[in-house]
The RNA shown here (small-subunit ribosomal RNA) has 1395 nucleotides and comes from a marine sediment metagenome. Its Rfam family is "Bacterial small subunit ribosomal RNA".
RNA sequence: AGAGUUUGAUCCUGGCUCAGAACGAACGCUGGCGGCAUGCUUAACACAUGCAAGUCGAACGAGGGCCCGGGGCUUGCCCCGGAUACCCUAGUGGCGGACGGGUGAGUAACGCGUGGGAACCUACCCUGGAGCGGGGAAUAAUCACUGGAAACGGUGGCUAAUACCGCAUACGCCCUCAGGGGGAAAGGCUUCGGCCACUCUAGGAUGGUCCCGCGUCCGAUUAGCUUGUUGGUGGGGUAACGGCCUACCAAGGCGACGAUCGGUAGCUGGUCUGAGAGGACGAUCAGCCAGACGGGGACUGAGACACGGCCCCGACUCCUACGGGAGGCAGCAGCAGGGAAUCUUGCGCAAUGGGCGAAAGCCUGACGCAGCGACACCGCGUGGGGGAAGAAGGCUCUUGGGUUGUAAACCCCUUUUCUCGGGGAAGAGUAAGGACGGUACCCGAGGAAUAAGGUUCGGCUAACUACGUGCCAGCAGCCGCGGUAACACGUAGGAACCGAGCGUUGUCCGGAUUUACUGGGCGUAAAGGGCGAGUAGGUGGCCCGUUAAGUCUUGUGUGAAAUCUCCCGGCUCAACUGGGAGGGGUCAUGAGAUACUGGCAGGCUUGAGGGCAGUAGAGGAAAGUGGAAUUCCCGGAGGAGUGGUGGAAUGCGUAGAUACCGGGAGGAACACCAGUGGCGAAAGCGACUUUCUGGGCUGUUCCUGACACUGAGGCGCGAAAGCAUGGGGAGCAAACCGGAUUAGAUACCCGGGUAGUCCAUGCCCUAAACGAUGGAUACUAGGUAUUGGGGGUAUCGACCCCCCCUGUGCCGAAGCUAACGCGAUAAGUAUCCCGCCUGGGGAGUACGGCCGCAAGGCUAAAACUCAAAGGAAUUGACGGGGACCCGCACAAGCAGCGGAGCGUGUGGUUUAAUUCGAUGAUAAGCGAAGAACCUUACCAGGGCUUGACAUGCUUUCGAAACCCGCCGAAAGGUGGGCCUCCUUCGGGACGAUCGCACAGAUGUUGCAUGGCUGUUGUCAGCUCGUGCCGUGAGGUGUUGGGUUAAGUCCCGCAACGAGCGCAACCCCUGUCGUUAGUUACUUUUUCUAGCGAGACAGCCCCUAACAAGGGGGAGGAAGGUGGGGAUGACGUCAAGUCAGCACGGCUCUUACGUCCUGGGCUACACACACGCUACAAUGGUCAGCACAGAGGGUCGCGAAGGCGCGAGCCGGAGCUAAUCCCACAAAGCUGGCCCCAGUUGGGAUUGCAGGCUGAAACCCGCCUGCAUGAACGCGGAGUUGCUAGUAACCGCAGGUCAGCACACUGCGGUGAAUACGUUCUCGGGUCUUGUACACACCGCCCGUCACGUCAUGGAAGUCGGCAACACUUGAAGUCGCUGGGCCAACCCGCAAGGG
Repeated sequence: AGAGUUUGAUCCUGGCUCAGAACGAACGCUGGCGGCAUGCUUAACACAUGCAAGUCGAACGAGGGCCCGGGGCUUGCCCCGGAUACCCUAGUGGCGGACGGGUGAGUAACGCGUGGGAACCUACCCUGGAGCGGGGAAUAAUCACUGGAAACGGUGGCUAAUACCGCAUACGCCCUCAGGGGGAAAGGCUUCGGCCACUCUAGGAUGGUCCCGCGUCCGAUUAGCUUGUUGGUGGGGUAACGGCCUACCAAGGCGACGAUCGGUAGCUGGUCUGAGAGGACGAUCAGCCAGACGGGGACUGAGACACGGCCCCGACUCCUACGGGAGGCAGCAGCAGGGAAUCUUGCGCAAUGGGCGAAAGCCUGACGCAGCGACACCGCGUGGGGGAAGAAGGCUCUUGGGUUGUAAACCCCUUUUCUCGGGGAAGAGUAAGGACGGUACCCGAGGAAUAAGGUUCGGCUAACUACGUGCCAGCAGCCGCGGUAACACGUAGGAACCGAGCGUUGUCCGGAUUUACUGGGCGUAAAGGGCGAGUAGGUGGCCCGUUAAGUCUUGUGUGAAAUCUCCCGGCUCAACUGGGAGGGGUCAUGAGAUACUGGCAGGCUUGAGGGCAGUAGAGGAAAGUGGAAUUCCCGGAGGAGUGGUGGAAUGCGUAGAUACCGGGAGGAACACCAGUGGCGAAAGCGACUUUCUGGGCUGUUCCUGACACUGAGGCGCGAAAGCAUGGGGAGCAAACCGGAUUAGAUACCCGGGUAGUCCAUGCCCUAAACGAUGGAUACUAGGUAUUGGGGGUAUCGACCCCCCCUGUGCCGAAGCUAACGCGAUAAGUAUCCCGCCUGGGGAGUACGGCCGCAAGGCUAAAACUCAAAGGAAUUGACGGGGACCCGCACAAGCAGCGGAGCGUGUGGUUUAAUUCGAUGAUAAGCGAAGAACCUUACCAGGGCUUGACAUGCUUUCGAAACCCGCCGAAAGGUGGGCCUCCUUCGGGACGAUCGCACAGAUGUUGCAUGGCUGUUGUCAGCUCGUGCCGUGAGGUGUUGGGUUAAGUCCCGCAACGAGCGCAACCCCUGUCGUUAGUUACUUUUUCUAGCGAGACAGCCCCUAACAAGGGGGAGGAAGGUGGGGAUGACGUCAAGUCAGCACGGCUCUUACGUCCUGGGCUACACACACGCUACAAUGGUCAGCACAGAGGGUCGCGAAGGCGCGAGCCGGAGCUAAUCCCACAAAGCUGGCCCCAGUUGGGAUUGCAGGCUGAAACCCGCCUGCAUGAACGCGGAGUUGCUAGUAACCGCAGGUCAGCACACUGCGGUGAAUACGUUCUCGGGUCUUGUACACACCGCCCGUCACGUCAUGGAAGUCGGCAACACUUGAAGUCGCUGGGCCAACCCGCAAGGG
C1' cells in the first nucleotide's frame, strides 16, 4: 500500500466482498509448564445456608464466672461476706452503622465534563481564646403479677450515669426599636506530673449543598409549548439563594441557533481503531451520579429521606394454634432460572486500609492470598549434532523413476521441563507474630525421557496430485464450483501457514476520498428548485481615524491519579511493575501586537440607483375594426353522381347532392411579410387601430453616495389537460357509433360525432416546465455571421469599409472532461450565496401531515430482494436503415422435377432380427467402386474358453498336418493309424499341450482427441512489424477518388513495408516449328511422345486525370485471366466420422470375445428425396447404309467358323496389347408401314419355357423367348439445373464384381434459345448509421393469468402496552388548624390547682 466482482473487450461512475487490528467473548477440534491479568454483556429474575458492622466495663447500674475467707453439711452442692490492674454478658449511655462493598434500572438533566461564582453547612482532626460552679427529677435493666402459638408485650414497684432538666456565670456568640434581651458544660483514669473527655466561640483543614458560561445521541412523517407558567411585592420555609411554597399584582417566558413531544442512553478519565482528522465503545482500574423487591413518606443525626434502620400501600415467598406475624444477596461464596456464555458455599486478618477503644484488643467476604476456566497477554519446552543402501511402508508413475526424506532406524551429546531426595527465603517496622508456604529460589540424582495440534491448498491468497461421486451428495467470504477425465464436493498422499493453540461465528474501527473539515460531486453516470420579486441569514468596493470582539504572541491558574509517549530502574527476559519528564482544553485570567475580519466615527465614486437626450420590439391589459377561408341558411342554374382510399366501403345525393354564381348568418384563427429575426424572469407572445402599462439598449457623466450580491421559510406567476358557474360553439375532435384492414384490430386508414378547444370569473400547480447546464462578479487567443444603438471615414445621398457597446448563432487557442464534448452566452481560472445527490429494485410508493370541490399535488419511508443497476466510447453481429458492388440470385430463355409405373435411398411401421452411422442449406442412387453363403457388425439355435490373431515364461509331449471311422446341420466332439530335424546328449529348432502374463471387443464417449472431410467459398478477404493517434479497448495502414474477376492496379493520404490469400508458376486442350517413333499408314498429311515458338493491352484510333484502366480496330489459330482442371487464406458451424485407421478414459473377460448352421439387413396401410421409362407423329416400327472418343484384358479379353428365334453354347486363332480381342457405336441418313387411338404409344404386372454365374438363385440374382398388356393423354401449390461446344438429346467405356448398374466416374456424337436490366427473392463483399444484441435477431425483453412460498402494507374487528387529559376513592407521613387526653424536674400560686 491494495485486490476481486457489471463488459466480447475498454475507460469511468458505483455498490457489494476480501486481506489488517481489536474483544469481559462464544462454538468446534486439540491441549505440557510458568508468570501476570481477567471472568453473568442475558432475568435491576427469584433466592436455601453461612458469613459481610461493630466497638467501648477507663460513661452507668446489675448479674454471672474465676479467686480468697467463713458457714451448712445429704463430699459436691447450697448460703454469707470480701477483693479484683481478671473474664463474660443483656440493658442504659457514647461513637460508628451516611464509610467501605455491589449494581446501571432510571436519567437527555447543571446528571456529567470543563471553567467560574456566593447566600451556606461541616461530627471526628489542627490552631487560638474563654469556661467546666451549684442543684434536681426520672427511667431501662431487674423484681412481682399478667396477655399471646409466636413475633412481641401490658400493669405495678426499686435504681445509676458522660442519659435528662433547671439555677449561676458569658471574653467572644445570637436577636434588637440599639434602650435592652437571650443562651453552656460531664465526667473518667492516673505513676498525681498529667492524660482522655465536656461547654461556648474564632479560624483552618477536610467533606458537602447551591448558582452560572460553554460542551454533551437520533427523529421536523414531533412546530408550536407554558398558568406557579415568567416577573414583582408581602409572608412562610431552608444550613443557605430562589415560585422552593403561599396571598396579591402584572402578562409574561421558551422556540427554526430546533422549544415541546417521541426514541435511545448512566456521564467522564479513558479503551479499540485510524497516517491523521475522525468513527465506535464506556468491562476490569479511577472520579462523579443514581437506585437498593415496586411505589410513597418522614424520623434520628454533623451528615440520610438511609442496601444488611423505621412507617404505609402493592406484588411475591415463608411461619401460624387462622387471631396474627416474618422477609428483601444490584455485599462474599453458593442455588434455581434465563442464556451461546462467565468461577470456590476456600484460607487469613500476616500486610495495606477502615470502625470502636486510653490501650491491650475486638470486628472487617474491604483487602491479602489460594482454587477453577488456554478467556486474554507474555515467556519456556516437547530435544541437539551426525547419519544415503536415499531402507521398509505409503502415495504417484510415461514402469525409467519421483516423493515422503536426514525424515526414521543407528551413533554421540544435553537435561530447560518432569520425577525423586536435600536445603530454603524476602515480604516484619522496636521484640514476638506469615494466610500465601515447605511456595519462589538453590543443590544433587535419574532418564530423550512426561509433552503437537489446528486450519487451508480455483482466483483474491502462501500451498497439487490420485481415487470416489456425476447439477447427486455437497462446497461457498465475493466471483463461483459439481451434468463421467472436478487442483473448488468426499477420502488419501503431499504441500502451505500458524503453533499450545488453530479455525468458525458475532461486534466495532480500518481499507471506504463510499457523508469528502482534512478530502467528493450535480450537461449525458445519482444530483440545478418550472420562474420571479423579496424576509431572516450568509457574503460584500476605495481612503483615514479609533476600538481590540475575532486573530496572533507571551505570563499565570487549572486540565486528579492511573492510562499514552520518551528516558532510567525492579522481577533471569518479556508481559507486569517503580521513578522522572512530556503530551493533552473551542477553558479562565493578566499583559502585549493591530496586517486582515468585525464594531464605531468620517470621507470618496469606480459597484448600484436616478436625471437628461435618443431608440428597437409578436412584452402585458382593455376596447374597437378588417379581409381571406371553412360550415350552415336562402335564391339561381344544373342533372347523377359525389366523397374517400394503398384499394375499398360506410356516408351524402333524383325529396336534386358535389361542382358553379349571388345574398346572408355565426364562430374561431390571423396566409404572404417571416429570418439560425425580435420581446419577455419563466410559462409564453404573430391581422390592424386607440388607450393604459412593465422592462431593455445607446449616448451624456448632471445627482445620491455602497444604497450591493444571494436568498431558508413565506408570497406571486406558472403550457396543455382537468374541475366549478354562466355564456358561446364555425372548424377540429378524446369518449362513442359505423366502414375497412387483420388470425383478431377495443389501433394505425375512412365516414360521422359529444365533452373539450373560445369568452368571463374562480380553482388546479403539473411537464423531456430542457441548454436535461441556479444566480452574481472578475479574469483568460482569435475568426465568422447577424439584431439594436453610437462614433469614424467615404459619398450628392444611401450602401460598402473601420471602431465601441448590447443581444443571438457557428468554428476554434489554452484549459477542462471518463469520454462525448464545452470553449468570453465555459462544462476554463477564482470568490460569494442558494438548491440538490450518496448502489439497483421496492418507490416518487405506503403510512402520517399540509393543500385541493374532485382528479390529484407537495413532503416522504421500511420490510424484503439483487451483485449489480448505470455513463461514454470500441470491435463485431443484426435492422421490414442508407449508399455502392457481385453471383444462373432474380429477370430473359431451354429442359425438367412435383401427377403415373418402376428402381434406389430415407422416415415411419412391423419384426426374433429387420445391424450401425449420416438428419435444413452442408442427411436421404450418402458411408455401399455393387447384402443369395461370405461380406455381417443384427436375430435364433449349436459349440469353444490363453481363445479366430500377437509376444514372453513355465509344465508335459513328439507330434501337428495327413489318412480312416463314429455322432452332428456344420462348427465341434470323440476313437484309431502314421509319428520330425539338429545335438557338444545338458539342450535347441518346429509344433502341440496344462498353466501364468495376456489376447480380443464394429462395446461407450466425435462434447476427451489425431487424421481426414463437408459448408461458408474460389467469396476477396484475414493479419503482422515499425511508426503515428487514443488514458484505454482500439484505430490508422485495409478508409477516400477511380478501376478490376480480384485488398487487381493507379492516384491521394501518418503512414511505410511485409505475410497468408488473389493472380502467376503446374496439368489438359486450341496454332505453328522441330526431333524421334513400335504400331498404323505408307507419298505428303494424320497420329503418339518430347523440345520450342506464340498473347504482352505489343500496334493504331478514341476516352480517362499525360494514371490505372476502358471502348473500337488491325494482324493473328487464339485478344484482353483463350477454354477446362488441380490448387480452398484467418476463421465459423463443440458440423461429420471412436464403424476406415490411430488414440486417452470408461466398460465386458466360459463373454459385450470367438466359431458354425439357418434367418435378417430385400418386411409394407403410408410419407419424403434422387433417378429411369413414358404419355407419342420432331413419333413408333421394319429393312438397308454411315461416322467416334476414351478405356479394359493372361485365374483375362476371347476372333474366325458352326449350332440356337434368342439369351447363349461349341470352338479355340490372336493378344501381357497404337499390333489381337471386348467392339456392331447410337441418335443420324435412305426407303417402307402405322394415321391420332390408351393405339403398331406405353411397357408395369403375371404365366409358361429357357440361358448364365455360383457348393447353393425358395426367401433373394441377371438375361432370353412366347404369352399377358396396368397406370399413364405432359402433371396443383411449389420447385431444380443450365450463359456455348454449354443446356438438351444420343449412345460407348470403366471401376466395383463369380454373377448382378436405371447408380457412379469418364468418353465422344448431334447441338440450341436467352440475358432489357438490378426494383424485387436468396446468398455474399465494402463504406456508413441505430442498437438496451455479444450464446450476437433462432438475440434481447414486457405485462397479464394459474399454482405454491416468503416479506411488507391494508382489513370488519379483537386483545394488550405506553402516554396525555377529565373525574372518583385515597394509606403512611410532614406542616397547619381545631378539639380532647397524659405529664416528674421548671414557672405561677400559701396551698389546692393551673401552665